This is a predicted structure of a 75-nucleotide RNA (transfer RNA) from a Candidatus Omnitrophota bacterium. It matches the Rfam family "tRNA". Rfam classes the family as a transfer RNA. About the family: Transfer RNA (tRNA) molecules are approximately 80 nucleotides in length. Model confidence (mean pLDDT): 80 of 100.
RNA sequence: GCUGGCGUGGCUCAACGGUAGAGCAGGUGAUUUGUAAUCACCUGGUUGGGGGUUCGAUUCCUCUCGCCAGCUCCA
Numbered sequence: 001g002c003u004g005g006c007g008u009g010g011c012u013c014a015a016c017g018g019u020a021g022a023g024c025a026g027g028u029g030a031u032u033u034g035u036a037a038u039c040a041c042c043u044g045g046u047u048g049g050g051g052g053u054u055c056g057a058u059u060c061c062u063c064u065c066g067c068c069a070g071c072u073c074c075a
Stems, first nucleotide, its partner, number of pairs: 001071007010024004018055001026042005048064005
C1' cells in the first nucleotide's frame, strides 16, 4: 500500500430502514437480628467522527479515525 472484520450505557453483547435493548455492574426499596442470596423499581447511550440517500439511518452509500486478521514488498 491492498483486502476483510470490528467499533452501540462502566463491562460483555443484541437490535428486517420505523420509540436504541438484554445480562452483569451501580442506586433505591422489600425480605433478614445482620450480611449474602432473592424479589421489585430506577439511573446511565451525541450508536468512534464528518457528509450523503431517505418521510425516517445503529442499519444503506461515502470520507475519515482507532483496533484486529490476511496479502504484498513496490518506493